[in-house]
Order: sequence, then C1' cells, then structure tokens
RNA sequence: CUCGAUACGGGCAAACCCCGGGCAACCGGGGGGCGCAAAGCUGAGGGUCCUGCACGACGUGUGGGACAGCCUGGCUGCCGAAG
Repeated sequence: CUCGAUACGGGCAAACCCCGGGCAACCGGGGGGCGCAAAGCUGAGGGUCCUGCACGACGUGUGGGACAGCCUGGCUGCCGAAG
C1' cells in the first nucleotide's frame, strides 16, 4: 500500500413514533436500531424522487429543488489479525 477478524477502543444510525420546518421530495431535534470500515465530507457524472412551465400525449423538453444509507468520481480519516 492492498485488505478487512465473531479483535481492541470507540463512532454512525434505517424503518417506525413524537416535536418543529417545507407546497412537496425531504430536512432539523428527541426516542429507536435495520444495518454500516468511510453510513465522514462533496450534488461533479449517472440514477431516483418533488415541484413550476411548455407541448397533442402514458410522455417529452425545460427551469428550480431533494436524496451522499443507489452507483461512479473527488477530498479527508480511526484500528490492525490473517493473506
């Protein structure tokens, strides 16, 4: 460096419930714990979702937005058995 144990010490927190915010996707806080070795950060590419507009349209185009716990890429990083 690669790699990732039923290791050590810790960390994060899905669904669901409560409170608050948002037209919505969804977000913040509390409870909770399905999972996670980047489930730390990043909306750059793809994807999914919400919303406005146009068009004859399941849809297409376009503007704005959400998701990093969907994939790829970028930045940073704890621990150390075996190979």

c-di-GMP-I-GGC riboswitch aptamer from a Planctomycetota bacterium, 83 nucleotides, folded computationally. The coordinates come from a structure-prediction model, not an experiment, and the mean pLDDT is 87.